A computed fold for a 329-nucleotide part of an RNA from a termite gut metagenome, annotated as large-subunit ribosomal RNA, domain IV. Its Rfam family is "Bacterial large subunit ribosomal RNA". RNAcentral holds the full RNA, with entries from SILVA. The coordinates come from a structure-prediction model, not an experiment, and the mean pLDDT is 88.
Context: one part of a larger RNA
RNA sequence: CCCUUGUUAAGGAACUCGGCAAAAUGACCGCAUAACUUCGGGAGAAGCGGUGCCACCCUCACGGGUGGUCGCAGUGAAACGGCCCAAGCGACUGUUUACCAAAAACACAGGUCUGUGCGAACACGGAAGUGGAAGUAUACGGGCUGACGCCUGCCCGGUGCUGGAAGGUUAAGAAGAUUUGUUAGCCGCAAGGUGAAGCAUUGAAUUGAAGCCCCAGUGAACGGCGGCCGUAACUAUAACGGUCCUAAGGUAGCGAAAUUCCUUGUCGGGUAAGUUCCGACCCGCAUGAAUGGCGUAACGACUUGGGCACUGUCUCAACAAGGGACCCG
Numbered sequence: 001c002c003c004u005u006g007u008u009a010a011g012g013a014a015c016u017c018g019g020c021a022a023a024a025u026g027a028c029c030g031c032a033u034a035a036c037u038u039c040g041g042g043a044g045a046a047g048c049g050g051u052g053c054c055a056c057c058c059u060c061a062c063g064g065g066u067g068g069u070c071g072c073a074g075u076g077a078a079a080c081g082g083c084c085c086a087a088g089c090g091a092c093u094g095u096u097u098a099c100c101a102a103a104a105a106c107a108c109a110g111g112u113c114u115g116u117g118c119g120a121a122c123a124c125g126g127a128a129g130u131g132g133a134a135g136u137a138u139a140c141g142g143g144c145u146g147a148c149g150c151c152u153g154c155c156c157g158g159u160g161c162u163g164g165a166a167g168g169u170u171a172a173g174a175a176g177a178u179u180u181g182u183u184a185g186c187c188g189c190a191a192g193g194u195g196a197a198g199c200a201u202u203g204a205a206u207u208g209a210a211g212c213c214c215c216a217g218u219g220a221a222c223g224g225c226g227g228c229c230g231u232a233a234c235u236a237u238a239a240c241g242g243u244c245c246u247a248a249g250g251u252a253g254c255g256a257a258a259u260u261c262c263u264u265g266u267c268g269g270g271u272a273a274g275u276u277c278c279g280a281c282c283c284g285c286a287u288g289a290a291u292g293g294c295g296u297a298a299c300g301a302c303u304u305g306g307g308c309a310c311u312g313u314c315u316c317a318a319c320a321a322g323g324g325a326c327c328c329g
Stems, first nucleotide, its partner, number of pairs: 001324008010315002014313001019310001027051005036041001038147001052069007070074001082308007089300002094106002110145007122131003148295004153225003158222002160218005167213003173207002180200003185194003226244005253287001254284001265281005
């Protein structure tokens, strides 16, 4: 010096990103117990007191009552909850990155949309077959959301899906006009020209489904949800008006937020002092309604702020024990 452990004056978080670590609390019995609440809870809330031994009495017993008595200390050692306030997120119990992440992520009951009439849809299989299911729409598959409460606005122009079938377009196929090659024949002295049928080759009209175009519907489908100018008898602001654009211009709620750049916004609270925190305001760079919105009791090895208790975390270090390192052998 290092590791493990113990104790510590005064102070008590001044430490630190952060009370990390440690300390403290602790058992049983009695009293007492708030906001809030889904009336179950919260709750072991919080907080306060008791606990040994002896004698007598009561009791079946556990135990209780009265009196006495010892110690600093009686759950005399050990095992054996720290608590409270406020906020965010997720309802909850669960699940997860085997070996850096346990969470606000996943799941979840519940909600909703959609497919599926049974040899179901769907899935694994070239198939047979099997799962679904020895089930049958109160069932099964898929998507989204995620208890509960109050709710879930507007846009169908684009994309998707569903329905429609008049018209346009449209494949293979059907159809076969035509084109070209070949040549019996014919013409020609020849070179060559022409050329039926057949066989090849080419392939025009015509016909030809779904799809697409088209017409509708559909948002708990993918998604989207404006700009400029003026106006009130102080000023400021604009209920109001004008105009342009759009498929429609963001409703309720919430809001410097797990979202706010400017920003440590402004005001209030807490502190002597607060870029964090809480309550408001709204100028929302760039909130917003099942990519759910806003609340919410209970719950959480979650995150944030504050407080009580407690402490070597610190002011500021000291001593002790054990084990190393180190020295001698």